[in-house]
């Protein structure tokens, strides 16, 4: 430090995800070891058991027990000591240890502040005198089951009273230099204990009033840290202040009582939800963001609630009273308890540990002290939960061992120096030997300035025989875990086959998966690897640093008044509040940084320095900001004049042109409508004309990207009343200014309510057409409603999609208005030229993602409001305000998706627009769709009718020949190393050949059996070379043409398609290749940020026509050539005339000479990059798969030829431009033929297919072979006819192992439909169509009318490009990019998700009234007892009000590979869209008013 995902691709915007760090973690797999740290985040749920707070005999009295005295004979009795238990009494159980419920507070952090207390501790100075009455323990008696009590006697105290004194201490009260001091009156104390001394005394500990300090408490204030306005005309009655009492250690509504109405609040009050708070900690470049375990200050609790007592200090974790809700124990009367202390159950959770040791060591409590007491602490265990260290060896070893994997296959290649193997070390592990540091003190003794210092013995360690250190063995016990498509480091091989599965996000998976499962290999990380869950970061994606708002999300309808706010012109003083600077203090410690040190290193511990940043004070500056004062005029406002202006706004009054109706008058048949038509209206007299009346309603022309106005918006004229603006001139105030949440005004059109009005228009409805339908588009009626007057309603695509002010930054050109100067004839009005304002087009610099904006800003700057944070669900729900209603404003969430957008690009597309072009239409000319008959095909049948091709571009196609073979199908039979290739092992055989004979079954194929043969190369060694078994393996017309070559077909012989360098754009891409002009052509040419190249177009080629030459197998009688073959010439707008187009150059067009051919001479060949996953695995090759006594191989019959229909492609035909007859008669070209079967002349037979004999020819020679239409003639005469020939009988001929299924052909008979074809539709523009014959291929025969070729005979039309189809170019519009066969609305139906309303119903929280009310304050009464009164936890009823759970059934919503309707958008989406509104319909929608251009 970034990547990934929108898209054919690109740039942006945004949103999702990844990589990193971290954690009291927790779950999966794996585990050597040490250190250091940490461990119930959930139920402040409930707890069994043991410990967690006691000690002092130097304060007291008694009891035990133990020593040691004295008295005594001895019981004893009496005095010391030591020690023990309960008690009086002191002093500590407010400290320490634990937890974070509650708490949005002066709870905490920071800074200050007064009106207070303070046991131990310290320091000053004083005191410590005298009496006295209980009482607990003890002892008797009694109640109780226990807890415990009750009575009677009796006893000490540093316990408790009294008395005496005392003050700088409290009271009261007088004076002052009223913080305070002085006098004055009155009031409050005390305990004594131990050592010593022969006493006195003398020391220590204590005890009392004072004052001081120090240490903790209490209080009160400044500022500072969390969501929410869907919680604002709010919220508070002790509430806000006085004044008196009272109560505290102390002000204080702390509380009373009285009086007054205040007090907080948009700078966010009360209200709700969370939550202890700090140092710190985790992330981060830093600003921040998240957190607050463990250490540490600080606050709250202590089962839930309330109260107090004691006491220096509590309303008191291991004290006490009451209620409560739970447990325990009872003898049923009544008691006891309180782990959120250490361990330790249970129970909840994914989830968190021993019922350990010791007070040795640091800390606390008592106590003179020895000492006791400490679950604080000091360790030890468990736990890889986290950090750090360490280790699992180390050097040699290639036959690159085996084994696994891979592998055009036995070639190698990885694993891999990697094992074996051999040497070597010992961190580690075992064993053994030694072994600390923490120990300070304390107790004795000595000494000495005895208060204390110093020195000597001696004693005290839980951990722990532990760390360490030596020595001996021993490589041995010690490697796993995720990942390998891209982001992200790492590859293959199998198996599965949208199925199992994977995923963090794009996504993989549908028969060849580097994504799934798995093996092998590989990569990272290491005693851990991963996976989850949160956090910060990447994300500038809430932006202070550091975003945006024309079109992506976002400028509010105008912001027109304008208030709070917030920003504000020049000068001068003056202050210092922001600001800067220095100083001082704080800002605990630990943590962080830096240094240095101990632990073998590190983590860790230590010790030091340093520093921010922040608070308070103090001094100081004086730019600039604030604030006073004081002057100015450039902003702004005001006044007079001149000069102008207009659809500005409000009411009156008038005008005309249309329209419509009603009346008359004339008139006679249709009028009206539309694509086309009908509904309508008309002889009862329409429509058209003409004259009068009546209405409403909107103002033609002028009229303009022209005016005006804040927007909506204003348009005939004329008055009155009125808001405004621009421009010059002179004056005046002297910043009065700019914005502006909120608030008030206004606000199109629909709508609404009330009256009125009503001509034309019109939702709705009615009718009529169109349509499958037509609730619409179209056409006739026609109701609100458009108008008026009054009051709502407040929305629009209310837009320039651009928010007001200001002030800088190039111009060039309209337009409207006005000032001005000069000229022109003074005016009136022209011209020019300087300037204001305004509204407009291009456009620099500059900005933007583009597109575009650019003095009218979207460019540089500044102020100040609104307003955005991904798409959908929503502008929806739910609250609230506001409306008469419709509804408006405000405004979520759960779910859901990885996208939704903008702007540009290429293409595709269009019922878009420009040019072109092509038998593409149009013209002409022959069909085809109708018969019949061949071929194909689909459907149907069947054993089996093998298989492919399917809209052009499948269908007389594969197949240029299905009877059998073909052959892929069927039925039957029948082989299994096989019909066919190679190789291996054995075996046989006539010494060893290829073969091949007969018999029996059989359809054959094949089985039985029975024989015959005596090879072939090589000079030779020798070698091929049969059979039969087995074993590799042959075989496959089995499957994938979506796993492939190869080859085709298509767009299309259409004029495209790219590249190199350059340039232009952020980019995808563009330019070259857009543009004029021409062309058959991206063909030339001009021009141009483009110059050149390619493949493609042309041309080179080949055939045809003309000529030349050179040659001669043939043909010819022979020269010879209209023959063959082979070269070659020739044609190039090359010449001239002219016209059009154009600046030129050019490039078409007419003619015209030449000339065989004239503007490509005609034909052919050759198909650019590419499209269709077009077509083929059945031509042929081939990957993968799949069968192997079969999907392989023979055989024999069948089938592929079915037949009710349908479709496609030809064939004869319907006839007189004909049939038919004639040995009348004429004229081609291509092309075939045999050595094994070929082409056959001629002749002879048949009526004839043919048949018999048989020249010639391997063919310019022979021969197939007479061409036919066409000429001439003669018949037939419009008819199912002498047209037309199917179908059938019958009899034949060839072919062939065989013509039954099923050939072709001959004769004879027979003689069907058919009389020119619906809607469509097809082929042709010149030797074409059209008509006529001929040969070939394949082939024993033939279904050939098909197919490829070949000449004969030979035409009509083309105004042209509107329309139909297909192509190219520009160009435009897209929501299409599988690219219109596209995309995509909504309604129903089905499944499922989550909200939402909802009769109710269950839970929790507050509140407020009455009701009762313990423990405990308190007033009162009372001599005590005791009673009243009042407040008081809870408790109970009731209402209320707020939250959450369900909750039948509604109504949306949202997903959901193939459901129903339709087509609403996207191209003019076929009626242009979209906004707001109204009314309407299954449903997208439709109409009606106004409005935008997107």
């Nucleotide at each position: 430090a970034g990547a990934g995902u929108u898209u054919g691709a690109u740039c942006c915007u945004a949103g999702c995800u990844c990589a990193g760090g971290a954690u009291g973690a927790a779950c999966g797999c794996u585990a050597g070891c040490g250190g250091c740290g940490u461990g119930c985040c959930u139920g402040a749920g409930a707890u069994a058991u043991g410990c967690a707070a006691g000690u002092c005999g130097a304060a007291c009295g008694u009891c035990g027990c133990u020593c040691c005295g004295a008295c005594g004979c001895a019981a004893g009795u009496u005095g010391g000591a030591g020690u023990g238990u309960a008690g009086u009494g002191g002093c500590g159980g407010a400290c320490g240890g634990c937890u974070g419920a509650g708490u949005a507070a002066c709870a905490c952090g920071u800074a200050g502040g007064a009106a207070u207390c303070u046991a131990c501790c310290c320091c000053c100075g004083g005191g410590u005198a005298g009496a006295g009455a209980a009482u607990a323990a003890c002892u008797c008696a009694c109640c109780g089951a226990a807890a415990g009590g009750u009575g009677g006697g009796g006893u000490a105290a540093u316990a408790c009273u009294c008395u005496a004194u005392a003050a700088u201490c409290c009271c009261c009260g007088a004076c002052g230099u009223c913080a305070c001091g002085u006098c004055g009156g009155g009031g409050c104390a005390a305990a004594g204990a131990g050592c010593u001394u022969a006493a006195c005394u003398g020391c220590u500990c204590g005890c009392c009033a004072a004052g001081g300090g120090a240490u903790g408490a209490a209080c009160c204030u400044g500022c500072g840290g969390c969501c929410u306005a869907u919680c604002a005309c709010g919220g508070u009655a002790g509430u806000u202040g006085g004044u008196g009492a009272g109560g505290u250690a102390a002000c204080g509504g702390c509380c009373c009582a009285c009086c007054a109405a205040g007090c907080c609040u948009a700078u966010g009050a009360c209200g709700g939800g969370u939550a202890g708070c700090u140092g710190g900690c985790c992330u981060g470049a830093g600003a921040g963001g998240g957190u607050g375990g463990u250490c540490a200050g600080c606050c709250a609790g202590a089962a839930g609630g309330g109260c107090a007592c004691u006491g220096a200090g509590a309303c008191a974790c291991g004290g006490g009273c009451c209620c409560u809700a739970c447990u325990c124990c009872u003898a049923c009367g009544g008691g006891a308890g309180g782990c959120a202390g250490c361990a330790a159950u249970c129970a909840g959770g994914a989830a968190u540990a021993g019922u350990c040791g010791g007070c040795a060591a640091u800390g606390g409590g008592c106590g003179a002290a020895a000492g006791c007491c400490u679950g604080a602490c000091c360790g030890c265990g468990c736990g890889a939960c986290g950090c750090c260290g360490u280790g699992u060896g180390c050097g040699g070893g290639a036959u690159g061992a085996a084994g696994c994997u891979c592998u055009a296959a036995u070639c190698g290649a990885g694993u891999g120096u990697a094992a074996a193997c051999c040497g070597c070390u010992g961190u580690g592990g075992u064993a053994g030997a030694g072994g600390a540091a923490g120990a300070a003190g304390c107790u004795c003794c000595g000494a000495c300035u005895u208060a204390g210092u110093c020195g000597g013995a001696g004693u005290u360690g839980a951990c722990g025989g532990u760390a360490c250190u030596c020595u001996a063995c021993u490589a041995g016990a010690a490697a796993g875990g995720g990942g390998c498509c891209g982001c992200u480091a790492a590859c293959u091989g199998c198996g599965u086959g949208c199925c199992a599965g994977a995923a963090g996000c794009g996504u993989c998976g549908g028969u060849a998966a580097g994504a799934c499962g798995u093996g092998g290999g590989c990569c990272c990380c290491a005693a851990g690897c991963g996976u989850u869950a949160u956090c910060c970061g990447g994300u500038g994606u809430c932006a202070c640093u550091g975003g945006g708002c024309g079109u992506a999300a976002a400028a509010g309808g105008u912001c027109g008044u304008g208030u709070a706010g917030g920003c504000g012109u020049c000068c001068c003083g003056a202050c210092a509040a922001g600001u800067u600077u220095u100083c001082g203090u704080u800002u605990a410690a630990a943590u962080a940084u830096c240094a240095a040190g101990g632990c073998u290193u590190a983590a860790c511990c230590u010790u030091g320095a340093g520093a921010a940043a922040g608070g308070c004070g103090a001094a100081a500056a004086a730019a600039c900001u604030c604030u006073c004062g004081g002057g100015a005029u450039a902003g702004a406002a005001u006044u007079u004049c001149c000069u102008u202006u207009a659809g500005g706004g409000a009411a009156a009054c008038u005008g005309g042109a249309a329209c419509u109706g009603a009346a008359a008058g004339a008139g006679g048949a249709g009028c009206a409508g539309u694509g086309a038509a009908a509904u309508g209206c008309g002889u009862u007299g329409a429509u058209a004309c003409u004259u009068u009346c009546a209405g409403g309603a909107a103002c033609a022309c002028c009229g303009g990207u022209g005016g005006c106005g804040a927007a909506g918006g204003c348009g005939a004229g004329u008055u009155u009343c009125u808001g405004g603006a621009a421009g010059g001139a002179a004056a005046u105030u002297g910043a009065c200014g700019c914005u502006g949440a909120g608030a008030c005004a206004c606000g199109a059109a629909a709508g609404c309510u009330a009256g009125g009005g009503g001509a034309g228009c019109g939702a709705a409805g009615c009718a009529g057409a169109u349509u499958a339908g037509a609730g619409a588009c179209c056409u006739g009626c026609g109701u609100a409603g458009u108008c008026c007057u009054a009051g709502c309603c407040c929305u629009a695509a209310a837009c320039c999609a651009u928010g007001c002010u200001u002030g800088c930054u190039a111009g060039c050109u309209g337009c409207a208005u006005u000032u001005u100067u000069u000229g022109a004839u003074u005016u009136a009005u022209c011209a020019a030229g300087a300037g204001g304002u305004g509204u407009g087009g291009c456009g620099u610099a500059g900005g933007u993602a583009a597109c575009c904006c650019g003095u009218u800003a979207a460019g540089c700057a500044a102020g100040c409001c609104g307003c955005c944070u991904g798409g959908g669900g929503a502008g929806u729900a739910c609250g609230g305000c506001c409306g008469c209603a419709a509804g408006g404003c405000u405004g979520a969430a759960a779910c859901u998706c990885a996208a939704a957008g903008g702007a540009a690009u290429u293409g595709g597309c269009g019922g878009g627009g420009a040019g072109g072009c092509a038998c593409a239409c149009a013209a002409c000319c022959a069909g085809u769709g109708g018969a019949a008959c061949a071929u194909g095909u689909g459907g149907u049948u069947c054993a089996a009718u093998u298989c492919g091709a399917a809209a052009c571009a499948a269908a007389c196609c594969g197949a240029a020949a299905a009877a059998c073979c073909u052959c892929a199908c069927c039925a039957a039979g029948g082989u299994u190393u096989g019909a066919c290739a190679u190789c291996c092992a054995a075996g046989c055989g006539u010494u060893c050949u290829a073969u091949u004979u007969c018999c029996u079954g059989g359809a054959a194929a094949c089985a039985g059996g029975a024989g015959a043969a005596a090879u072939c190369c090589g000079c030779a060694a020798g070698g091929a070379g049969g059979c039969u078994u087995g074993g590799a393996c042959a075989g496959g017309u089995g499957c994938u043409g979506c796993a492939u070559g190869g080859c085709u077909g298509u767009c299309g012989u259409c004029a495209g398609c790219u590249c190199g360098u350059u340039c232009c754009g952020u980019g995808a891409g563009g330019a070259g290749u857009a543009c004029c002009c021409u062309u058959a052509a991206g063909u030339g040419g001009g021009a141009c940020a483009a110059c050149g190249a390619g493949c493609g177009c042309a041309a080179c080629c080949c055939c045809c026509a003309u000529c030349c030459u050179g040659u001669g197998u043939u043909a010819u009688a022979u020269u010879u050539g209209u023959c063959a073959c082979a070269g070659g010439a020739g044609a190039c707008u090359g010449c001239c005339c002219u016209g059009a187009c154009a600046u030129u150059a050019g490039u078409c067009g007419g003619g015209g000479a030449g000339g065989a051919a004239g503007g490509a001479g005609g034909g052919g060949c050759a198909g650019a990059c590419g499209u269709c996953a077009a077509g083929u695995c059945a031509g042929c090759a081939u990957g993968g798969c799949c069968c192997u006594u079969a999907u392989a191989c023979c055989u024999u019959g069948g089938g592929c030829u079915a037949c009710a229909c349908a479709c496609a492609u030809g064939u004869u035909a319907c006839a007189a431009u004909g049939g038919a007859c004639a040995g009348g008669c004429a004229c081609a070209a291509u092309g075939g033929g045999u050595c094994u079967u070929g082409c056959u002349a001629g002749c002879c037979g048949g009526u004839a297919a043919c048949g018999g004999u048989a020249c010639g020819c391997g063919a310019a020679u022979c021969u197939c072979a007479u061409a036919a239409a066409a000429c001439u003639g003669u018949c037939c005469u419009c008819a199912g006819u002498g047209g037309g020939g199917a179908u059938u009988g019958a009899g034949g001929u060839c072919u062939g192992c065989a013509a039954c299924u099923u050939g072709a052909c001959c004769u004879c008979a027979u003689g069907a439909a058919c009389g020119c074809g619906g809607a469509a539709u097809u082929g042709g523009u010149a030797g074409u169509a059209a008509u006529c014959g001929c040969g070939g291929a394949u082939c024993a025969g033939c279904u050939a009318u098909g197919c490829c070729g070949c000449g004969g005979u030979g035409a009509a039309u083309a105004c042209g490009u509107u329309c139909u189809u297909g192509c190219c170019u520009c160009u435009u519009g897209c929501a299409c990019a599988c690219a219109c066969c596209g995309c995509c609305c909504g309604u129903c139906a089905a499944g499922c998700c989550a909200a939402c309303a909802a009769a109710g119903u269950u839970g929790g929280g507050g509140a407020a009234a009455u009701u009762u009310g313990a423990a405990c304050c308190u007033c009162g009464a009372u001599u005590u007892u005791u009673c009243g009164g009042g407040g008081g936890a809870g408790g109970a009823u009731u209402u209320c009000u707020u939250u959450a759970g369900c909750g039948a059934u509604g109504g949306g919503g949202g997903u959901u590979a193939a459901g129903u309707c339709g087509u609403a958008a996207c191209a003019a989406g076929g009626u242009a869209u979209c906004c707001g509104u109204u009314c309407u319909g299954g449903a997208a929608g439709g109409a009606g008013c106004g409005g935008a251009u997107g």